The RNA shown here (transfer RNA) has 72 nucleotides and comes from a Patescibacteria group bacterium. The coordinates come from a structure-prediction model, not an experiment, and the mean pLDDT is 83. It matches the Rfam family "tRNA". The RNAcentral record of the sequence draws on ENA.
RNA sequence: GGGCCGUUAGCUCAAUGGUAGAGCGCCUCACUUGCAUUGAGGAGGUUACCAGUUCAAGUCUGGUACGGUCCA
Numbered sequence: 001g002g003g004c005c006g007u008u009a010g011c012u013c014a015a016u017g018g019u020a021g022a023g024c025g026c027c028u029c030a031c032u033u034g035c036a037u038u039g040a041g042g043a044g045g046u047u048a049c050c051a052g053u054u055c056a057a058g059u060c061u062g063g064u065a066c067g068g069u070c071c072a
Stems, first nucleotide, its partner, number of pairs: 001071007010024004018055001026042005048064005
């Protein structure tokens, strides 16, 4: 320098172009003498960034950045 893959909640990951979710974690409540477990509820998102297509983009297209991998 080039090819391919990835980037979504604190972490690991989902989401057919049509309301962004789950598990774990965090907070509150119940249960307990207390802790843990269990149950109920809640908070938490610029979907890496900039553009384009579309009535509508996490999803499609281009570019940039970062990471992984392969080639030189």